[in-house]
RNA sequence: CCGCUCUGGAAAGAAGUUCCGUUCCGCGGAACUCGCCCACGGUGAAAGCGACCAUGAGUCGCGAAUCUCUCAGGCGCCGAUGACAGAGGGGGA
Numbered sequence: 001c002c003g004c005u006c007u008g009g010a011a012a013g014a015a016g017u018u019c020c021g022u023u024c025c026g027c028g029g030a031a032c033u034c035g036c037c038c039a040c041g042g043u044g045a046a047a048g049c050g051a052c053c054a055u056g057a058g059u060c061g062c063g064a065a066u067c068u069c070u071c072a073g074g075c076g077c078c079g080a081u082g083a084c085a086g087a088g089g090g091g092g093a
Stems, first nucleotide, its partner, number of pairs: 001091002004088005013034001015033008035075003041071001042069001044067001048062005053056001
């Protein structure tokens, strides 16, 4: 540094309409519309560094996140995802 196992781990709509299924006052699923969330992934780039030549408050490039955007993903309980963290092995440099 990479990955495996276990553990902890958040946010946001009981939204509306339509359709389907069904054990049929219920429940589940899908699509659409509007409203939201940021912790799978992804976008952007500060300080700083480098290069160029017309030497300038210049141009170009590199450059991080839990910031930012909301493309993707997600938004009732149960549950799921899950950055990150801890513990224990393994592999590599």
Molecule: Glycine riboswitch aptamer
Organism: Micrococcales bacterium